This is a predicted structure of a 345-nucleotide part of an RNA (small-subunit ribosomal RNA, central domain) from an uncultured bacterium. Model confidence (mean pLDDT): 89 of 100. The full RNA is in RNAcentral, with records from ENA and SILVA. Its Rfam family is "Bacterial small subunit ribosomal RNA". Rfam links the family to the GO terms structural constituent of ribosome and ribosome.
Context: one part of a larger RNA
RNA sequence: UUGGGCGUAAAGCGCGUGUAGGCGGUUUGUUAAGUCUGGUGUGAAAGGCAAUAGCUUAACUAUUGUGAGCCUUUGGAACUGGUCAGCUUGAGUGCAGGAGAGGAAAGCGGAAUUCCUAGUGUAGCGGUGAAAUGCGUAGAUAUUAGGAGGAACACCGGUGGCGAAGGCGGCUAUCUGGACCGAUACUGACGCUGAGACGCGAAAGCGUGGGGAGCAAACAGGAUUAGAUACCCUGGUAGUCCACGCCGUAAACGAUGGGUACUAGGUGUCGGGGGUCAAAGCCCGGUGCCGCAGCUAACGCAUUAAGUAUUCCGCCUGGGGAGUACGGUCGCAAGACUGAAACUC
Numbered sequence: 001u002u003g004g005g006c007g008u009a010a011a012g013c014g015c016g017u018g019u020a021g022g023c024g025g026u027u028u029g030u031u032a033a034g035u036c037u038g039g040u041g042u043g044a045a046a047g048g049c050a051a052u053a054g055c056u057u058a059a060c061u062a063u064u065g066u067g068a069g070c071c072u073u074u075g076g077a078a079c080u081g082g083u084c085a086g087c088u089u090g091a092g093u094g095c096a097g098g099a100g101a102g103g104a105a106a107g108c109g110g111a112a113u114u115c116c117u118a119g120u121g122u123a124g125c126g127g128u129g130a131a132a133u134g135c136g137u138a139g140a141u142a143u144u145a146g147g148a149g150g151a152a153c154a155c156c157g158g159u160g161g162c163g164a165a166g167g168c169g170g171c172u173a174u175c176u177g178g179a180c181c182g183a184u185a186c187u188g189a190c191g192c193u194g195a196g197a198c199g200c201g202a203a204a205g206c207g208u209g210g211g212g213a214g215c216a217a218a219c220a221g222g223a224u225u226a227g228a229u230a231c232c233c234u235g236g237u238a239g240u241c242c243a244c245g246c247c248g249u250a251a252a253c254g255a256u257g258g259g260u261a262c263u264a265g266g267u268g269u270c271g272g273g274g275g276u277c278a279a280a281g282c283c284c285g286g287u288g289c290c291g292c293a294g295c296u297a298a299c300g301c302a303u304u305a306a307g308u309a310u311u312c313c314g315c316c317u318g319g320g321g322a323g324u325a326c327g328g329u330c331g332c333a334a335g336a337c338u339g340a341a342a343c344u345c
Stems, first nucleotide, its partner, number of pairs: 003317004007299002012313001014200004021193003025087003029083003033080002035076002038073002041070002048066007090190001091187004095182001097180001102176003106172003109153001114148007124135002161168002205246006214240002219235004257312006265290009294301002318345003327338004
């Protein structure tokens, strides 16, 4: 390589948009590139394979036959491709609706923590397994009133919703993306996937400038302990927040790539339709649980497949060395991506 695989054994890119390419619904005609068919030529000899023969046999040798491919040509037209013209089921557009923490950027709100000012008030408070460090007679803790500021939004809240993923949760208006349902009208295969490419991408981290209540790496102190560079306590700086720009990684997980078709059901729930006086049975789209056939090494999966098929992409090929070295690309850096070998078991 072939083959066999990728939920948990090695293996699905973190996610999308999309170029080339690959694959692609249905009908008639046409074409004849693929494809099928017949013929000519070529396919040197030796060798190979088969049959027969010659040395007593074999090895050896001889004779005859045999080939894919390529070129050219005669036909065929089912399938694939090309082309002309159609079709409506795939895909999309328009119309009418309701649902949603989808996104962006403004404004507003209440509870709580902390701090400040003032009042009341007096000796403790705080913290722990127990303590101590710490705070407090310069009046703390507690309590009342007023003020400042930042961050997060209790209840509702739900295997509820939305989003491609990351993710999204107080309220209001503004701008804006997508999905769903229902009727039908229109376009007429416009589709699927997607090497490269481009974009998005938690947290931490980085740059510049703001902001800083609480929390809190580092750090300091107090304990614990044989020690305690920890767990516990008192403090506390980056950071956490905002704007702009980088980084590009995660157990980025459903450890399960995307599309299409098919293959028992039962039961919850969300959105819509239909139906009803009101319900229920019913239909479509999501989201859970259980379960048949089937699959699986087992666990389990099971119309939201890990079943049965097909199509496109990515990836794996014993453990360690190693996601290391070297080179390259990217980055301010941290580092990221790509990614070996010797050696060893």